[in-house]
Context: one part of a larger RNA
RNA sequence: UGACGGGGACCCGCACAAGCGGUGGAGCAUGUGGUUUAAUUCGAGGCAACGCGAAGAACCUUACCAGGUCUUGACAUCCUGUUGACCAUCUGGGUAAUGCCGGACUUCCUUCGGGACAACAGAGACAGGUGGUGCAUGGUUGUCGUCAGCUCGUGUCGUGAGAUGUUGGGUUAAGUCCCGCAACGAGCGCAACCCUUAUCCUUAGUAGCCAGCGGAUAAAGCCGGGCACUCUAGGGAGACUGCCAGGGAUAACCUGGAGGAAGGCGGGGAUGACGUCAAAUCAUCAUGCCCCUUAUGAUCUGGGCUACACACGUGCUACAAUGGUGGCCACAAAGGGAGGCGAAGCUGUGAAGUGGAGCGAACCCCAAAAAAGCCAUCCCAGUUCGGAUUGUACUCUGCAACUCGAGUACAUGAAGCUGGAAUCGCUAGUAAUCGCGAAUCAGAAUGUCGCGGUGAAUACGUUCCCGGGUCUUGUACA
Numbered sequence: 001u002g003a004c005g006g007g008g009a010c011c012c013g014c015a016c017a018a019g020c021g022g023u024g025g026a027g028c029a030u031g032u033g034g035u036u037u038a039a040u041u042c043g044a045g046g047c048a049a050c051g052c053g054a055a056g057a058a059c060c061u062u063a064c065c066a067g068g069u070c071u072u073g074a075c076a077u078c079c080u081g082u083u084g085a086c087c088a089u090c091u092g093g094g095u096a097a098u099g100c101c102g103g104a105c106u107u108c109c110u111u112c113g114g115g116a117c118a119a120c121a122g123a124g125a126c127a128g129g130u131g132g133u134g135c136a137u138g139g140u141u142g143u144c145g146u147c148a149g150c151u152c153g154u155g156u157c158g159u160g161a162g163a164u165g166u167u168g169g170g171u172u173a174a175g176u177c178c179c180g181c182a183a184c185g186a187g188c189g190c191a192a193c194c195c196u197u198a199u200c201c202u203u204a205g206u207a208g209c210c211a212g213c214g215g216a217u218a219a220a221g222c223c224g225g226g227c228a229c230u231c232u233a234g235g236g237a238g239a240c241u242g243c244c245a246g247g248g249a250u251a252a253c254c255u256g257g258a259g260g261a262a263g264g265c266g267g268g269g270a271u272g273a274c275g276u277c278a279a280a281u282c283a284u285c286a287u288g289c290c291c292c293u294u295a296u297g298a299u300c301u302g303g304g305c306u307a308c309a310c311a312c313g314u315g316c317u318a319c320a321a322u323g324g325u326g327g328c329c330a331c332a333a334a335g336g337g338a339g340g341c342g343a344a345g346c347u348g349u350g351a352a353g354u355g356g357a358g359c360g361a362a363c364c365c366c367a368a369a370a371a372a373g374c375c376a377u378c379c380c381a382g383u384u385c386g387g388a389u390u391g392u393a394c395u396c397u398g399c400a401a402c403u404c405g406a407g408u409a410c411a412u413g414a415a416g417c418u419g420g421a422a423u424c425g426c427u428a429g430u431a432a433u434c435g436c437g438a439a440u441c442a443g444a445a446u447g448u449c450g451c452g453g454u455g456a457a458u459a460c461g462u463u464c465c466c467g468g469g470u471c472u473u474g475u476a477c478a
Base pairs, nucleotide, nucleotide: 001478002477003475004474005473007472008471009470010469011468012467013466015462016461019426020425021424022423023422026317027316028315029314030313031312032311033310034308035307042053043052064303065302066301067300068299069298070297073126077125078124079122080121081120082119083118084117089104090103091102092101093100107116108115109114128292129291131290132289133288137286138285139281140280141279142277144275149188150187151186152185153184154183155164156163157162168179169178170177194269195268196267197266199237200236201235202234203233204232205231208227209226213224214223215222240263243257244256245255246254247253319419323378324377325376326375327374328373335366336365337364340359341358345354346353347352385416390411391410392409393408394407395406396405432454433453434452435451436450437449438448
């Protein structure tokens, strides 16, 4: 100087407390351990691994296993020789399939030497490796933590390591600001500048409006017409403790008030200092060294990653009446669409089929929002709760749904009556609850990322638990 203390002081955080809803019990989904297996590819391991890499394993993916093939190779550059083709398309044989053996079709430029391109054969240089080492590395990322800290120049003090500044009195979300001070300044962080949301003005109107006029209809911005309003998307205004009162040291600032759509950082996002963990990743990529080279490379078929006595994590659905079921009936936002979204109509109980209008989309489509509301029914029961499991019959995608897809209808109707010890999230348009969309994607979400609808309770307080910051004290530690 740090680090640590079941030392002290001060302060903060959904850290506790006060509340609301969960997990832990059930069934299922998903990840992991373990076990099994020819293989169940690999990585991730307290917080910070475990719906994680994977924004999507039937083949492919795929790295694993069994079996079959290839050896200058599936991919790149170079050399020699031969051919004029090769590829693509069509097609025959053969195979589990690729490979393999054929057939048809079949070049360009030229100074006629050749060149370009391609295939085959050959020779090596080489290719190739998701093989090892993240404790050799780059890059990227997590975490403490959006915590308020981390440093430097000059000066001063100390023999020196170092100290001072950065400590102190106040204050703040903040090393934020004020005052003081052997310090005076500065840098990286904080804040602001950026995006979005909340109000208004303005510019512009092929989405919106009978607002005012006219026409028309069963109805409808449907038409003429018009940009007033809504909205869209460009520009601007607006919030700054600016104003008032009180407190404070006359300061910074704090408390209350006015006006205002918004008030003291208005809400949300992006933004992550010096560093810590030999943290994670050689399987995104790059890369040193080591290793393989008729195989640890390449390719094909089939299988596996989907196994199942069990254990754990994360979720979904429930156990019901603030509910289930049936009927009627409203109100969104944000997205996506051409090998695409696919309307009306028709068929089917339905998944869906048919159909093909319109739309590269403020224009058309996906698209029905759901919870809510109204009416009816059920009457507390393992039930008209719950839907696992299983049977049968189908639908769709796709060469192909046996291993191993999703969906539909009918039948079946399991556990489960609110969950031990323990444990998690959340402070407001939040929790809880309700549906909608997108990425990936042929198909395949209870996951992920977004969107809006309805919409709470509680916070006395900082004694205690956890984590962190500043000052100070002790020294088994460096």
Molecule: small-subunit ribosomal RNA, 3' major domain
Organism: mouse gut metagenome